[in-house]
RNA sequence: CGCGCGGGAGAGCGUGGCGGGUCCUUCGGGGUUCGUCGCCGCCGAAGGAGCAACCGCCCCGGAAUCUCUCAGGCACCGAGGACCGCGCG
Repeated sequence: CGCGCGGGAGAGCGUGGCGGGUCCUUCGGGGUUCGUCGCCGCCGAAGGAGCAACCGCCCCGGAAUCUCUCAGGCACCGAGGACCGCGCG
């Protein structure tokens, strides 16, 4: 460094438009749910960027769990997941 197994957090079930499913309907529409686009708010542990403690072969480099949120993410579930442990190469 790679592979496998286990553990692994945070943040709106926000709002409006459009479309789909479904229920009700006085057929005007209403409820609910999913997707998508926009708006506002938020998170930080893929990635990315910045500063820098510190480190080194030292006047040049390497550098975070800090900072920023471009990307990503924000009910449950699921996915992802820095990092930690064990095993193997």
RNAcentral holds the sequence, with entries from MGnify. Glycine riboswitch aptamer from uncultured Allosphingosinicella sp., 89 nucleotides, folded computationally. It matches the Rfam family "Glycine riboswitch aptamer". Rfam describes the family as follows. This family represents the bacterial glycine riboswitch. The coordinates come from a structure-prediction model, not an experiment, and the mean pLDDT is 79.